[in-house]
This is a predicted complex of two RNAs, RNase P RNA and transfer RNA, with 448 nucleotides together. Rfam match: Bacterial RNase P class A. Rfam's curators write: Ribonuclease P (RNase P) is a ubiquitous endoribonuclease, found in archaea, bacteria and eukarya as well as chloroplasts and mitochondria. The prediction has a mean pLDDT of 77.
C1' cells in the first nucleotide's frame, strides 16, 4: 500500500418553511379545540422458522397416542441459538515410507445416539447383493480315468515305477469382469493352485495404564479380522414438550325478553384440550319472532440502553453509576426549497423480549493472515 | 394478525414403499375428402417452482427461499 477473513457502528448531512401524531402545561369557545415545549421506526420492523415472558382454561395433573432434538462441557429465564473442546470429512502446501498408509500447518465443512432389538430396501449391471458366492481363470497335489516300461502269473489279470495324458471328483478365491458397494490393505514368505496359512508394517476390535469433567487422545497387551451400506427407512434408547393465543383477557357501561314452539332426558351437555380418565361449570338442541352503542385498561420502565470496575480462554455473570428511548386504532413519522459530497440500497412497529433465516448502495474502525516495497 | 394447503409438457391432472417421468386435451406431420371437420395412423416435446443436503442413486426424504390459492377472527 493492496488483499482476504472475523466482530463492532453508520445508513446521505446540515439549514429554513408547512403539515401528521404521543405526552406535559397554559389558554378558551370546554373541543379528544388552541398556542408553547417536548419525543416520534429498523438491523433486519421482513418470513413466523424455533425459544420464553404476559393472558385464559385446573398455578396443566395421569395415562395413550403425536410432535421435536441427538459428540462432550458450559452460558441462558429458555431454544433446534451461543461459546469453548473433541472426533469425522474435503482441499491446498510440504513432507516420511519400495507399498498399503502416515505426520506437519493453513483454511473451509459437519443433522456427529444406535443398523451384534427386530423388520425393511439395495433398481440395472453382474456368477453371486448379505446364514456369501464360483461365470471366465488356476490348479487337479490326493482320488478317479487313459496310457507307457518291468516284474510276477493259475494266462483272466495283478503290482511297483513313470507320463509338458484327461479334467471326472474335488480344491482355490490370487487374477479377470460387474457395480455405489463383493469377507481388510502392502510386501515377503508358502503352496498343486491358492488362501491371515506364517510373518513384518499399515488399518480395525478388545483389554489394561495414563491424561482430561467429559467427549476423547497417548502409550502397552492382545485378536488373525470380528464380517457390507442405509436410521434426512420404519424402529429403539435417552432426554422434552398441555392446548389457545392481545380481536389473549379485564373493567365500565347502554338496549332487550326472564319470549314462544319441538324434540332430548342428568351415565348428559358445554368449558377451542388429538383421545381416554381426571377437574370446573351447568339443563341441552334446532326453528320462530325481536335487541344492540361502545368506551377505558391490558401498551410499553424492559432477561432495557451507555459508561466505569472485578470474574472467566469465550458466551456471559456480578457491582457501581447514569439515562427514559414511538405507542397508534382509519392508524403518526411526510412535502417543498436552497447548499455540499463519497450522489444514498433492503426495506416501515402494531402486545413484548432472545435467537435463526432472507433481502441490503456503501462508508468507518479494530484484531487476526497472506502478499509486496523500505529500514 | 395467526392458520393451512398447492407447485409435473402449452392445459388439466397422475406417479405407491427412492432406481432412466405418464395419461387425457392442444401441437406438428401423413392418410381419408373436391375442401374443412370429424376419424385413423404416427412424432416432438419436461431445469418435476429455487438453492443446498442425505443417499451409490431424489418428482419422492430434510432444510432454507419464492410464488399461488384458501381460511379464522
Nucleotide at each position: 500500500c493492496g488483499g482476504a477473513u472475523c466482530a463492532a457502528c453508520c445508513a446521505g448531512a446540515c439549514a429554513g418553511u408547512c403539515g401528521c401524531u404521543g405526552g406535559c402545561a397554559a389558554u378558551c369557545u370546554c373541543g379528544u379545540a388552541u398556542u408553547g415545549c417536548u419525543g416520534g421506526a429498523g438491523g433486519a420492523a421482513a418470513g413466523u422458522c424455533c425459544g420464553g415472558g404476559c393472558u385464559c382454561c385446573a398455578c396443566a395433573g395421569g395415562g395413550c397416542a403425536g410432535g421435536g432434538u441427538g459428540c462432550c462441557a458450559g452460558g441462558u429465564a429458555a431454544c433446534g441459538c451461543c461459546u469453548g473442546g473433541g472426533g469425522g470429512c474435503c482441499a491446498u502446501a510440504c513432507u516420511g515410507g519400495u507399498g498399503a498408509c502416515g505426520g506437519u500447518a493453513u483454511g473451509g465443512c459437519u443433522a456427529c445416539g444406535g443398523c451384534c432389538a427386530g423388520u425393511g430396501c439395495c433398481g440395472c449391471a453382474g456368477a453371486g447383493a448379505a446364514u456369501a458366492u464360483a461365470c471366465c481363470g488356476c490348479c487337479g497335489a490326493u482320488g478317479g480315468c487313459c496310457u507307457g516300461u518291468u516284474u510276477c502269473u493259475u494266462c483272466g489279470g495283478a503290482a511297483a515305477c513313470g507320463g509338458u495324458g484327461c479334467a471326472c471328483a474335488g480344491g482355490u478365491a490370487a487374477g479377470g469382469g460387474u457395480g455405489a458397494a463383493a469377507a481388510g490393505g502392502u510386501g515377503c514368505g508358502g503352496u498343486a493352485a491358492g488362501a491371515g496359512c506364517g510373518c513384518a508394517c499399515c488399518g480395525c476390535g478388545c483389554c489394561g495404564c495414563u491424561g482430561g469433567c467429559a467427549a476423547c487422545a497417548g502409550c502397552g497387551g492382545u485378536g488373525g479380522c470380528a464380517g457390507g451400506g442405509u436410521a434426512a427407512a420404519c424402529c429403539c434408547c435417552a432426554c422434552u414438550c398441555g392446548g389457545a393465543g392481545c380481536a389473549a383477557g379485564a373493567c365500565c357501561a347502554a338496549a332487550u325478553a326472564g319470549g314462544g314452539a319441538u324434540c332430548c332426558g342428568u351415565u348428559g351437555g358445554c368449558g377451542u384440550g388429538g383421545c381416554c380418565c381426571g377437574c370446573g361449570c351447568u339443563g341441552g338442541a334446532u326453528c320462530c319472532g325481536g335487541g344492540u352503542a361502545g368506551g377505558u385498561c391490558g401498551c410499553u420502565a424492559g432477561a432495557g440502553g451507555c459508561c466505569g470496575g472485578c470474574g472467566g480462554c469465550g458466551a456471559c455473570g456480578c457491582c457501581g453509576g447514569u439515562c427514559c428511548c414511538a405507542g397508534a386504532u382509519g392508524a403518526a413519522u411526510g412535502a417543498c426549497u436552497g447548499u455540499c459530497c463519497a450522489c444514498g440500497a433492503c426495506a416501515g412497529a402494531a402486545c413484548c423480549c432472545g435467537g435463526c433465516u432472507u433481502a441490503u448502495c456503501g462508508g468507518u474502525u479494530g484484531a487476526u493472515c497472506c502478499a509486496c516495497c523500505u529500514u | 394478525u395467526c392458520c393451512g394447503c398447492c407447485u409435473u409438457a402449452g392445459c388439466u391432472c397422475a406417479g405407491u414403499c427412492g432406481g432412466u417421468a405418464g395419461a387425457g386435451c392442444a401441437a406438428c406431420u401423413g392418410a381419408c375428402u373436391g375442401u374443412u371437420a370429424a376419424u385413423c395412423a404416427g412424432u416432438g416435446g419436461g431445469u418435476c417452482g429455487c438453492u443446498g443436503g442425505u443417499u451409490c442413486g431424489a418428482g419422492c426424504c430434510c432444510a432454507g427461499c419464492a410464488g399461488g390459492c384458501g381460511g379464522a377472527g